[in-house]
About this RNA
Predicted 3D model of RNase P RNA and transfer RNA as a complex of 445 nucleotides. Rfam match: Bacterial RNase P class A. From the family's description: Ribonuclease P (RNase P) is a ubiquitous endoribonuclease, found in archaea, bacteria and eukarya as well as chloroplasts and mitochondria. Model confidence (mean pLDDT): 76 of 100.
């Protein structure tokens, strides 16, 4: 120098005018005296995804979210992390790479049921279409019986693989190696690894088919939901069950309660104002210590948007980067910032993202 | 905001244990009419929203995206 693997941080920047939404001080008018308009002043004000709404929670109502058990749905090698997960971190086995290193929904198929279209002799308790082999018969082309499963054919897939021996031709039929399983030992918490002994092959794929096993899950969702004003009704109408029945947010049983007249469908009214939730949080950063690491713990610093027809904007210079054109080349010209725009909040996951900077490592060439 | 639903020729629809996507309308051509329509008669083209995975095989299983002038007049105030 050329290929490449992996992380991590930014993601426009200074400055200067006018704007827009909160808050804070102060000041002026009003009056209902603690609000309303209005001026002045400091300060703050969009993200890494604020997105999808994919998952786990915080919170809030559902009679308690109580106990069991059904349905439904979710997760799925092992160990740890965590408030919790399907996330995140270390192994592990398995495939790809010369390497850095990537990817992985990866329990069970001897508990059960089901499917494997076409093609092919056969697609699963194996089975003979051609071939080989023996016999017998022959019109010498075959034929008929039986062996066999090695080799061809078909396919995605064909009931261990490679040699040698063995046999009429052949076969795990025997024997060695590998593969598989089963048992025992070692290691390692554990998944799994290794070695030994045995077995002569049993167990073809599919569970992102149905199901078994193991664990987890109550449900709706801030338009939740509570409070203050206003307004309007303190309602009708049919049906069912009535003092033990009805009902309480998937259903059944039970407990401990709650509403008594209930429920259930229909019909009529009335409100689309305020405040709270709602901004100190599983919160940011920064030392140090345990830990491979995710993360934990200790301590110091800090306060960091809150709209509700919904603010977070426009312009002016400056310098950069990128794009385009010119130009041999120094350069000069012009465009002028990628994705995207909070609405309870928080840990993730995906997916979109122009471009800038660091840090680790592999593989190859040349020098020294 | 938040909660739900759907996507197959040009339009309305079909497709079951996952096995190679059908049909009606429409179109296009000839016949009949003065000309149009109907009507007869042939004919062609055309699709699973997109992109991975599971399988030998995907409209079907699964996860990610995309797209809806699809749901608030009986989906939530």
């Nucleotide at each position: 120098c050329c290929a490449g693997a992996g992380g991590g941080c930014c993601g426009g920047g200074c400055g200067g005018c006018c704007g827009c939404c909160g808050g804070c001080a102060u000041u002026u008018c009003g009056c209902u005296u603690g609000c309303g308009a209005g001026g002045u002043g400091c300060g703050g004000g969009a993200g890494g995804a604020a997105a999808g709404u994919c998952c786990g929670g915080g919170c809030u109502c559902c009679a308690g979210c109580g106990a069991g058990g059904a349905a439904c749905g979710g997760u799925g090698c092992c160990g740890g992390a965590u408030a919790a997960c399907g996330u995140c971190c270390g192994g592990c086995g398995a495939a790809a790479g010369c390497g850095a290193u990537u990817u992985u929904a990866g329990g069970g198929a001897a508990a059960g049921u089901g499917c494997c279209a076409c093609a092919g002799a056969a697609a699963a308790u194996a089975g003979u279409c051609c071939a080989c082999c023996g016999c017998a018969u022959u019109u010498c082309g075959a034929u008929g019986c039986g062996g066999c499963c090695a080799g061809g054919u078909c396919g995605a897939a064909a009931c261990g693989g490679u040699g040698c021996g063995g046999u009429a031709a052949g076969a795990g039929c025997g024997c060695a190696c590998c593969g598989c399983g089963u048992u025992u030992c070692u290691g390692g918490u554990a998944a799994c690894a290794g070695a030994a002994a045995c077995g002569g092959c049993a167990u073809g794929g599919c569970a992102a088919a149905c199901c078994c096993c193991a664990c987890c899950g109550g449900g709706a969702g801030c338009a939740a939901a509570a409070c203050c004003g206003a307004a309007u009704a303190g309602g009708g109408g049919c049906g069912g069950c009535a003092u033990a029945u009805g009902g309480c947010a998937u259903c059944c049983u039970c407990c401990u309660g709650c509403c008594a007249g209930u429920c259930g469908c229909c019909c009529g009214g009335g409100u689309u104002g305020g405040u709270u939730g709602c901004a100190u949080g599983a919160g940011c950063g920064g030392c140090g210590c345990a830990g491979c690491a995710a993360u934990g713990c200790u301590u110091c610093g800090c306060c960091u948007a809150g709209a509700u027809g919904a603010a977070u904007g426009g312009u002016c210079g400056c310098a950069c980067a990128a794009c385009g054109c010119c130009g041999u080349a120094a350069g000069g010209c012009g465009u002028g910032g990628a994705c995207a725009g909070a609405a309870c909040c928080c840990g993730g996951c995906u997916u979109a993202u122009a471009g800038a900077c660091c840090c680790u490592c592999u593989g190859g060439c040349a020098u020294u | 905001g938040g909660g739900u639903c759907u996507g197959u020729a040009g339009c309305u629809u079909a497709a079951u244990u996952g096995g190679a996507a059908a049909a009606g309308c429409g179109u296009c051509u000839a016949c009949c009419u003065u000309g149009c329509a109907a009507g007869u008669a042939g004919a062609a083209a055309g699709a699973u929203g997109u992109c991975a995975g599971u399988u030998c095989g995907a409209u079907u299983c699964u996860g990610a995206c995309c797209a809806g002038u699809a749901u608030c007049c009986a989906c939530c105030a």